[in-house]
Molecule: SAM riboswitch aptamer (S box leader)
Organism: chicken gut metagenome
RNA sequence: CUUAUCAAGAGCGGUGGAGGGAACGGCCCGAUGAAGCCCGGCAACCUGUCCGUCCUGAGGGACGGGGAAGGUGCCAAAUCCGGCGAGUGGAAUCGAAAGAUGAG
Numbered sequence: 001c002u003u004a005u006c007a008a009g010a011g012c013g014g015u016g017g018a019g020g021g022a023a024c025g026g027c028c029c030g031a032u033g034a035a036g037c038c039c040g041g042c043a044a045c046c047u048g049u050c051c052g053u054c055c056u057g058a059g060g061g062a063c064g065g066g067g068a069a070g071g072u073g074c075c076a077a078a079u080c081c082g083g084c085g086a087g088u089g090g091a092a093u094c095g096a097a098a099g100a101u102g103a104g
Base pairs, nucleotide, nucleotide: 001104002103003102004101005100006099011039013038014037015036019029020028021027024082025081026080040075041074042073045071046070047069049066050065051064052063053062054061055060079098084095085094086093
């Protein structure tokens, strides 16, 4: 940079001790114990694997489904909400930007 996804899901554990929720503005979470680390879990993006249908001369490929071994990711609140645009009396709602994650 391209592309897909972002309203579901996940601990009454150990350690640790004051911070955390990207930034800004809010609003929250936190000594009834934050971050980090370990264990545990969730999910199914990629690899591998199993089943079905189709394509291919073959090797193999496409689509759908299962599963969860490996590589990531994730485990308060919609990506916690907002900021820009559309919309409206005000809202709701929709879109964008920014961000996060995967794959390339």